[in-house]
The prediction has a mean pLDDT of 83. The RNA shown here (transfer RNA) has 74 nucleotides and comes from a Rhodospirillaceae bacterium. The organism belongs to Rhodospirillaceae, within Bacteria. The sequence was found in a public genome assembly. Its Rfam family is "tRNA". Rfam classes the family as a transfer RNA.

RNA sequence: CGGAGCGUGGCGCAGCCAGGUAGCGCGUCUGACUGGGGGUCAGAAGGUCGUGGGUUCGAAUCCCGCCGCUCCGA
Numbered sequence: 001c002g003g004a005g006c007g008u009g010g011c012g013c014a015g016c017c018a019g020g021u022a023g024c025g026c027g028u029c030u031g032a033c034u035g036g037g038g039g040u041c042a043g044a045a046g047g048u049c050g051u052g053g054g055u056u057c058g059a060a061u062c063c064c065g066c067c068g069c070u071c072c073g074a
Stems, first nucleotide, its partner, number of pairs: 001073007010026004020057001028044006050066005
């Protein structure tokens, strides 16, 4: 320098192809059961999707630029 993939709660991921108010597991908090730890059950908080634009009535999703990480090639 060229090409490809990835970026979504604290962590790991799904959702994207085929646009319609963001979900799962673990973790955290509260409560119940237990003498307590642990465990089980119930509930809750926490992201507006790397970033800046564009298209659209509407964008995590489509298009473009940029940033970061990884891989391949030179």